[in-house]
RNA sequence: GCGGAAUAGCUCAGUUGGCUAGAGCAUCCGGUUCAUACCCGGCAGGUCAUAGGUUCAAAUCCUAUUUCCGC
Numbered sequence: 001g002c003g004g005a006a007u008a009g010c011u012c013a014g015u016u017g018g019c020u021a022g023a024g025c026a027u028c029c030g031g032u033u034c035a036u037a038c039c040c041g042g043c044a045g046g047u048c049a050u051a052g053g054u055u056c057a058a059a060u061c062c063u064a065u066u067u068c069c070g071c
Stems, first nucleotide, its partner, number of pairs: 001071006009025004018056001028042004049065005
């Protein structure tokens, strides 16, 4: 210098912009059990890396910055 990635504690989905942003696992609560684990049900958890821009409307498009990966 070029390309890619950044979304829940972890791993990820979600784009030719649109109704309130999702899944699995983990945590927590409950059921089950003499008890623990497994299993079943449920709740909670988010500044969509940061700052601007475009738009009626941005996780999504554009610009800059930061971090990480590859060449």